[in-house]
Context: one part of a larger RNA
RNA sequence: GAUGAACUUUUUAGGGAUGCCUAACACAUGCAAGUCGAACGAGAAUCUAUCUUUAGAGGCUUCGGCCAAUUGAAAUAGAGGACAGUGGCGAACGGGUGAGUAAUGCAUGAGCAACCUGCCCUUCAGAGGGGGACAACAGUUGGAAACGACUGCUAAUACCGCAUAACAUUUCCGGAAGGCAUCUUCUGGGAAUCAAAGAUUUAUCGCUGAAGGAUGGGCUCAUGUCUGAUUAGCUAGUUGGUGGGGUAACGGCCCACCAAGGCGACGAUCAGUAGCCGGUCUGAGAGGAUGAACGGCCACAUUGGGACUGAGAUACGGCCCAGACUCCUACGGGAGGCAGCAGUGGGGAAUAUUGGGCAAUGGGCGCAAGCCUGACCCAGCAAUGCCGCGUGAAGGAAGAAGGCCUUCGGGUUGUAAACUUCUUUUAUCAGGGACGAAGGAUGUGACGGUACCUGAUGAAUAAGCUCCGGCUAACUACGUGCCAGCAGCCGCGGUAAUACGUAGGGAGCAAGCGUUAUCC
Numbered sequence: 001g002a003u004g005a006a007c008u009u010u011u012u013a014g015g016g017a018u019g020c021c022u023a024a025c026a027c028a029u030g031c032a033a034g035u036c037g038a039a040c041g042a043g044a045a046u047c048u049a050u051c052u053u054u055a056g057a058g059g060c061u062u063c064g065g066c067c068a069a070u071u072g073a074a075a076u077a078g079a080g081g082a083c084a085g086u087g088g089c090g091a092a093c094g095g096g097u098g099a100g101u102a103a104u105g106c107a108u109g110a111g112c113a114a115c116c117u118g119c120c121c122u123u124c125a126g127a128g129g130g131g132g133a134c135a136a137c138a139g140u141u142g143g144a145a146a147c148g149a150c151u152g153c154u155a156a157u158a159c160c161g162c163a164u165a166a167c168a169u170u171u172c173c174g175g176a177a178g179g180c181a182u183c184u185u186c187u188g189g190g191a192a193u194c195a196a197a198g199a200u201u202u203a204u205c206g207c208u209g210a211a212g213g214a215u216g217g218g219c220u221c222a223u224g225u226c227u228g229a230u231u232a233g234c235u236a237g238u239u240g241g242u243g244g245g246g247u248a249a250c251g252g253c254c255c256a257c258c259a260a261g262g263c264g265a266c267g268a269u270c271a272g273u274a275g276c277c278g279g280u281c282u283g284a285g286a287g288g289a290u291g292a293a294c295g296g297c298c299a300c301a302u303u304g305g306g307a308c309u310g311a312g313a314u315a316c317g318g319c320c321c322a323g324a325c326u327c328c329u330a331c332g333g334g335a336g337g338c339a340g341c342a343g344u345g346g347g348g349a350a351u352a353u354u355g356g357g358c359a360a361u362g363g364g365c366g367c368a369a370g371c372c373u374g375a376c377c378c379a380g381c382a383a384u385g386c387c388g389c390g391u392g393a394a395g396g397a398a399g400a401a402g403g404c405c406u407u408c409g410g411g412u413u414g415u416a417a418a419c420u421u422c423u424u425u426u427a428u429c430a431g432g433g434a435c436g437a438a439g440g441a442u443g444u445g446a447c448g449g450u451a452c453c454u455g456a457u458g459a460a461u462a463a464g465c466u467c468c469g470g471c472u473a474a475c476u477a478c479g480u481g482c483c484a485g486c487a488g489c490c491g492c493g494g495u496a497a498u499a500c501g502u503a504g505g506g507a508g509c510a511a512g513c514g515u516u517a518u519c520c
Stems, first nucleotide, its partner, number of pairs: 001519003005516003009512001014387002017384001018382002020347001025345003029342003034089003039086002046079005052073002055070001058067003096300003105225008115217002120213007128162001130160002137152006168193011198205002226272003233263003238260008275297004279290004302323005325336004353379001355378003361375001362373004392422004402413004427457006436447001464509005469490003475504005485492002
């Protein structure tokens, strides 16, 4: 000098930051991922129309009935669109944590003639004609529940054949050019295989195949990347080859066979520690230390293992299995995963609200309106640190009183106070009152009646902490008497202590000050 700090003491208000470093300990409760009816069937409440019928105030009556405002019910048609279901997209982003990992990581620089890429952009070509189901629903039925089973019906942009088909894929026969070894690119001909879906408010939005781009990823290589030799040898899929399998792709990635290799004092192996970087702190620099917040990459999601779906996961709020733990149970069986945001217990020296809003920015879905969004924007708490401001200004000597010291003359506190004249940052009250809003107009603000502006009131609301022997700025008196105590080092205290305690005075910093811890 610095800190994600803690502790003691003190505390006017504001801005903009930061806030579980410990138990990757266990978690009550709420919320954190939905959306689309312009893909689809069914469709409750409710409303309208038609028709049939129930009741019917009242009126007319030839006493048989007729008209009739209104009212209940059923059926049909239309509107409506809750809840659930099929289907699509999203849920692999965003958010958290740093356990593991000393290299399947990260940083920098290369390579892929060994690769993939939903949505997006550009271009070319197309969308013909059929089929069978399964949910929902209805019925029966099992179970305490979670959740099922059977029978029957049905729609689709759900599913499956057929047709068409190339610049696609596979294969056969050629030609040309180039390079980086395997090869790559261009081009001619033949054969085989593979596609589609509609909706609508008629504006459009979708669907299929192919080529290119963009974005995002995958893989390979080189160099660098902590400590220990009181760890010296390590290794059998091990190292390489041939052939296959597998993958988007190369590869012992996996397998069969063959060979005996491969790494290592330029530190292998083993052990310990650790996420890495941009950066941050310090330092004149070289360097040393560090990796909170913000940004990039990686890894993880109760522990271990596994795959499914998908363009993308080996998937935090998906699935399956096993373990530990917690909960429900009718004992047969089930449910759960805060290292998301709040919050609770626990641990600890120690770290916040079970807040408001989608107004802005961004994301998902949707043609849109819009819905969702603990991302985010805000507010709350904490002097945790940073920044700026205030606690008044000018005048004022009878150098007042009081305190302290004194050589008793005085000195000092001290222009300090009182007193006079001002000012009003701040405070309180009153009036006005935003930007942030961009979307054609209108409308749309959580923050917030906040910031800010104007006026009024009145010095009014606002100073502490540490130190004073030397290092190190700042001294006297009293008390104590090697006691009580102080102390970072030297050291001080045993009767005149500037070093202990108190007082007066002084010095330093200041809404802080000091102590402790850690780094330079």